[in-house]
RNA sequence: GUCGAACGAGAACGCGCCCUUCGGGGCGUUAUUAAAGUGGCGAACUGGUUAGUAACAGGUGGAUAACAUACCCUUUGGCGGGGGACAGCCUCUGGAAACAGGGAUUAAUACCGCAUAAAGCCGUAGGACCGUUGGGUCUUAUGGACAAAGUCUUCGGACACCGAAGGAUUGGUCCGCCCCUGAUUAGCUUGUUGGUGUGGUAAAAGCGCACCAAGGCUACGAUCAGUAGCUGGUCUGAGAGGAUGGUCAGCAACACUGGGACUGAGAUACGGCCCAGACUCCUACGGGAGGCAGCAGUCUAGAAGCUUCCACAAUGGACGAAAGUCUGAUGGAGCGACACCGCGUGCGGGAUGACACUCGUGAGAGCGUAAACCGCUGUCAGCAGGGAAGAAUGCCCGGAUGGUGAAUCCGGGAGUGACGGUACCUGCAGAGGAAGCACCGGCUAACUAUGUGCCAGCAGCCGCGGUAAUACAUAGGGUGCGAACGUUGCUCGGAAUUACUGGGCGUAAAGAGUGCGUAGGCGGUUUGGUCAGUCGGAUGUGAAAGCCCUGGGCUCAACCUGGGAACUGCAUUCGAUACUGCCUGACUAGAGUGUGGUAGAGGGAAGUGGAAUUCCGGGUGUAGCGGUGAAAUGCGUAGAUAUCCGGAGGAACACCAGUGGCGAAGGCGGCUUCCUGGACCAACACUGACGCUGAGGUGCGAAAGCGUGGGGAGCGAACAGGAUUAGAUACCCUGGUAGUCCACGCCGUAAACGAUGAGAACUAGAUGUUGGGGGGGCAUGUCCCUUUAGUGUCGAAGCUAACGCGUUAAGUUCUCCGCCUGGGGAGUACGGCCGCAAGGUUAAAACUCAAAUGAAUUGACGGGGGCCCGCACAAGCGGUGGAGCAUGUGGUUUAAUUCGAUGCAACGCGAAGAACCUUACCAUCCCUUGACAUCCAGAGAAGAGACUAGAGAUAGACUUGUGCCUUCGGGAACUCUGUGACAGGUGCUGCAUGGCUGUCGUCAGCUCGUGUCGUGAGAUGUUGGGUUAAGUCCCGUAACGAGCGCAACCCUUGUCCUUAGUUGCCAGCACGUAAUGGUGGGAACUCUAAGGAGACUGCCGGUGACAAACCGGAGGAAGGUGGGGACGACGUCAAGUCAUCAUGGCCCUUACGACCUGGGCUACACACGUGCUACAAUGGUCGGUACAGAGGGUUGCCAAGCCGCGAGGUGGAGCUAAUCCCAGAAAACCGAUCGUAGUCCGGAUUGGAGUCUGCAACUCGACUCCAUGAAGUCGGAAUCGCUAGUAAUCGCGAAUCAGAAUGUCGCGGUGAAUACGUUCCCGGGCCUUGUACACACCGCCCGUCACACCAUGGGAGUGGGUUGCAAAAGAAGUGGGUAGACUAACCUUCGGGAGGUCGCUCACAAAUU
Repeated sequence: GUCGAACGAGAACGCGCCCUUCGGGGCGUUAUUAAAGUGGCGAACUGGUUAGUAACAGGUGGAUAACAUACCCUUUGGCGGGGGACAGCCUCUGGAAACAGGGAUUAAUACCGCAUAAAGCCGUAGGACCGUUGGGUCUUAUGGACAAAGUCUUCGGACACCGAAGGAUUGGUCCGCCCCUGAUUAGCUUGUUGGUGUGGUAAAAGCGCACCAAGGCUACGAUCAGUAGCUGGUCUGAGAGGAUGGUCAGCAACACUGGGACUGAGAUACGGCCCAGACUCCUACGGGAGGCAGCAGUCUAGAAGCUUCCACAAUGGACGAAAGUCUGAUGGAGCGACACCGCGUGCGGGAUGACACUCGUGAGAGCGUAAACCGCUGUCAGCAGGGAAGAAUGCCCGGAUGGUGAAUCCGGGAGUGACGGUACCUGCAGAGGAAGCACCGGCUAACUAUGUGCCAGCAGCCGCGGUAAUACAUAGGGUGCGAACGUUGCUCGGAAUUACUGGGCGUAAAGAGUGCGUAGGCGGUUUGGUCAGUCGGAUGUGAAAGCCCUGGGCUCAACCUGGGAACUGCAUUCGAUACUGCCUGACUAGAGUGUGGUAGAGGGAAGUGGAAUUCCGGGUGUAGCGGUGAAAUGCGUAGAUAUCCGGAGGAACACCAGUGGCGAAGGCGGCUUCCUGGACCAACACUGACGCUGAGGUGCGAAAGCGUGGGGAGCGAACAGGAUUAGAUACCCUGGUAGUCCACGCCGUAAACGAUGAGAACUAGAUGUUGGGGGGGCAUGUCCCUUUAGUGUCGAAGCUAACGCGUUAAGUUCUCCGCCUGGGGAGUACGGCCGCAAGGUUAAAACUCAAAUGAAUUGACGGGGGCCCGCACAAGCGGUGGAGCAUGUGGUUUAAUUCGAUGCAACGCGAAGAACCUUACCAUCCCUUGACAUCCAGAGAAGAGACUAGAGAUAGACUUGUGCCUUCGGGAACUCUGUGACAGGUGCUGCAUGGCUGUCGUCAGCUCGUGUCGUGAGAUGUUGGGUUAAGUCCCGUAACGAGCGCAACCCUUGUCCUUAGUUGCCAGCACGUAAUGGUGGGAACUCUAAGGAGACUGCCGGUGACAAACCGGAGGAAGGUGGGGACGACGUCAAGUCAUCAUGGCCCUUACGACCUGGGCUACACACGUGCUACAAUGGUCGGUACAGAGGGUUGCCAAGCCGCGAGGUGGAGCUAAUCCCAGAAAACCGAUCGUAGUCCGGAUUGGAGUCUGCAACUCGACUCCAUGAAGUCGGAAUCGCUAGUAAUCGCGAAUCAGAAUGUCGCGGUGAAUACGUUCCCGGGCCUUGUACACACCGCCCGUCACACCAUGGGAGUGGGUUGCAAAAGAAGUGGGUAGACUAACCUUCGGGAGGUCGCUCACAAAUU
């Protein structure tokens, strides 16, 4: 929960009958009945969850000859006759309640005796058959114990009940195999393992107990710890695997936590009981009640997970004879884009390619047929109407079949739908209501603009963002997917990145330091057997669902459904016998033994030898020795060092000596003896697989170190002293203790390396060397050939990422062991083991990084190497750095001192020239289409002159002026006014750019094509041998060629020739002058300016390689690129310049633009660079005399003459220049003077007076004259230039320019010294080497410390969980016992007994301690 068709009793309502005082009462309706009770069945199913469990829990296959099974089916045999109670009900009592107790009464399918006993059970005595061990099955005789219940009925029967057998179903138990991680868990176990007996169970069993024995498990992982429900399956994967176990299905376990039993066929029971505990609730405080991991729902926690819905209509379950009742099982609906599937959000046309928006080169392009617009359709949603299937059982009636019973089947009848306003169909209306999300740097499909400016932000990895971001944010556009799209988390894949399939270990991580050897693994040839492995067939099983194949049903699909295949497994059985295993017999090729030899620093012990060092004694001898880069400490006049003689002591063994030998490795070296291990060779004999490897185990094991005792010469950690150094706890020196040596015992590690485990087989050679054997010929040396065992070098095939290895493999195979899995943390911590200690061995994690590593390549670099070059050093000459001044820069100052340049490669630079201008800066004033350009409109010629105000810009007012062209309209130029487009910016960014420039560097380099080599980056060529100034040339050469560079071609200079002679020239001939090519003339010379010649290692000799080339010489004006210039490869420096110019972007626009005046760029405690002048006698001053070149000149150069001390003035000849002028060149030379002094040096500074230029010299010009006369007497550290017409020195000219050079660029005059040489400094080139560098050594990088943060170890301890051991405690309960109390059935001799209940007690035993 159900059953009144098991039982007693029976309220209320209704109905019937009777009575009535008319209020009601009684009886009946065997009440299809409510509530409750006795009794039966169910409640052990269904449903939920995964805490525990690493287990016979689960999976799979077996066993049960060791078992149970209610309801169901079949068969068989029964159901006789009695008895006593207890609930309910009534009554009394206690209690707040829950509930409890006493008394009286009562029924049964409740309970209890008795009878009956076929079969079954037990005992005893046999028999037959079978067997998987104890045994099983069947059967005979005999003894014993044990059953039952009725109800309904149409009277036919139906359903119950009891015993037994069989079946079915469901369970129990046992066993084989499978089943996570950790060995930093290695030993575990006493009921433990077994036996006997006994108890116990449905049933085997240490399941329990007593006794006996001492066993049992474990490296094939016991025990312990951690984690976990298992499986079918699911996800992934080509598979093998890996991960997982939600839904569905099977099994298990659990039901608040722990313990326990009862009932029952079945439970140790989710919605039963008892006890203990925690928690919640009620309470009268005494005591009680409860268990959502059932369905909904609530709360809490959390990033996170639904309705307190409908119905038993279907399927299924419980009860019932049935109707039926119950069923949060189930069927449905609801919620959630959580997943899968399907559908829609419209379709066709539509270009002037509309508007907006975005971009833009401003032409246009994109969005885009997209929209608008025209036409069409109507899914879904909406409204209205229609409308299935899921329903057939069952019930009633009738029939068929049917031993006449049931089941079953057929026909008819009345009905049964939660979903449900269902699916589906029809109609209506209208494109109407219905698209988003992510992404767009690469991976990876898809790009622009703006904003931002290492900020804000992005990011899966690499990485974006510092003013032009396809990477952030936004927009436009695009790409992908689409009712979804992204993100996060997890799993597998890719990952051959744990490698069974399918990896590795020389150098990337990885061979144990090395032997012996246990277990294990593997194992030569052959005979016979066996059939375990192996292979094949068959049978059983491998649940269903799922996956796969193939049909069917929802319009399709998802989904559902039929069938098949598959389930790769397990078990049984039958066969095959090659291989492996096992058994057996044999063999000799592996392995070993014997015989004879050989070499050897193989090991152990004892003895012994010489050289050398040191020390001691003695002699000789004297001042040093010793040591170093140089010194010092140290030793020495107390006699060292040196040298000679003698002695002591310890250690090590020169030459021989050799990629020679021996040994497993570590390792082993004078000689002799003794003991001893191994290897090799030759020929034969013997054993007969005896072998290989080797987890654990065990022996050996350099040096250092430790313990005990010796020894101690030399050497020598520590230590001391001396040096070096910034320091020097080092390197160097002087000393020196442990130690080194010996004996015994520990330690057990090394770059213990061939960074290469051991064994076996196979696979080209060449050439050394050690040990042994054989052969050959003579050229007699000792050679050649061959074989074997070692040990080296080179090399084929092959292998390797490359380097490299290559019969001594890193090649090709087999066997066994060890080891590896990103870097750091870390070979560390903790734990264990070992050790006297030092320490060793085994060996993590947290955390952190996006790398760490190997080999090779190209560069760069090196206080690496080789070769070479350069005013690079050296050798010289002259300077700078000191002084004064000039000039530039820094700094400071300032209203401004405009800006740029900053190692070489900024600093007399931009600037070849700042008083105004320049000018960009500052102050004041002032303009706004503007100072400048174009366009438009209007006006006016333009222009010129003077006046006023003002600092000027500017403003005002006035006069003069009417031009040029014309088709007569106007136009061109110019000026003014106005409007807006625009102008303008020396504002920013040289790190957005072009162009130009500097620098390495006038260094000799930089590349390419084809070929070849290499997996590749790359190499080769370009390296090598010579040579050159040179990648210049020659030779060689897997390279052959080519390009840009070098050189040459160009200019200039040096010689000659030709041509041409004016303004240049003048030899010869004339004329003339004081003198002069002045004149005639000349064309020779110089010169001018055009064209040629010349120089090429061409010639000779030598060297060299018969080369290139070099050296020397001849000739020549010039000789080996003759001198000089222009000319600057690929590239480097984000080199310099936005202020020459140009230019992208940004910024300003009554100002960051424009104009004007004045100021500033010229400042001045200071520092630096570059120069000039000096410091003097190789000089200064004065006087005289001589010789250039190259330039410039009409807005110019300016002659003569005159004036001035002079600057200059005046003057005006000449010259558009080989004509004239600038323009006297100076040093030099000849004289004079000065006499070493702050001077007759030096000239700064200052005063005065002037000249010139210019609108104007105050800030702020140059020059002249007079006067003044500073520092300075050759310059510290340091540093620059120069190799021949150079340095040095002397003057002249030009550009810029009104004026203003000590600067710059040119010109000539005079005119040296030195170079041994390449060790060193600097820079560069080539080759090579190392590299942890590549922003490339100005690199990279290590450690401490300081601060902050993260994680971890240790830590006096402390808290919690779990577990072991030893105890205490002892609830409920079960079992045993029982002195006590109570007691219906049966027995009785009536006393009592049997049996039972309660109590007590013992054992077990949970919480708890």
The RNA shown here (small-subunit ribosomal RNA) has 1409 nucleotides and comes from an uncultured prokaryote.
Its Rfam family is "Bacterial small subunit ribosomal RNA". Its family is annotated with structural constituent of ribosome and ribosome in the Gene Ontology.
The coordinates come from a structure-prediction model, not an experiment, and the mean pLDDT is 84.